[in-house]
Order: sequence, then C1' cells, then structure tokens
RNA sequence: GGCAGAAUGGCUCAAGAAGUAGAGCACCUGCCUAGCAAGCAUGAGGCCCUGAGUUCAAACCCCAGUGCUGCCA
Repeated sequence: GGCAGAAUGGCUCAAGAAGUAGAGCACCUGCCUAGCAAGCAUGAGGCCCUGAGUUCAAACCCCAGUGCUGCCA
C1' cells in the first nucleotide's frame, strides 16, 4: 500500500425482510442462611464507533472517516 471482517449496556454476544434494542455473566435491592456461596424474585444500566446521504421512518441501506483483527504485498 491492497483486500476482507467485526464495531450494540461494565464484559461476551444476539436482533429472519428498516417501524423508538434483547440474552448470559457482572452489578443494586429483597428473600433464603448463624454467616457466606449457590438458588429465587425484582431493578438499574446502551439515543447502537463518528459524520453526511436515501427514506414518512435507519442499529439495519449508500458514501466517507476513525481505531481494532486477519490475509496478501
């Protein structure tokens, strides 16, 4: 330098065909226990990497950029 992939709560990942985002773990509170862990119940936490465009409507489609991973040179 070229090509490809992924970018979504604190972490790991979902979201068949565009219509205001879910799961597991972690965390808060309660129950349970002499206490802890485990278990049960409940709750908080993400405007979806950035910008621009298309559309009535964009996490999702188009374009550019940013950092990351892999391959080629």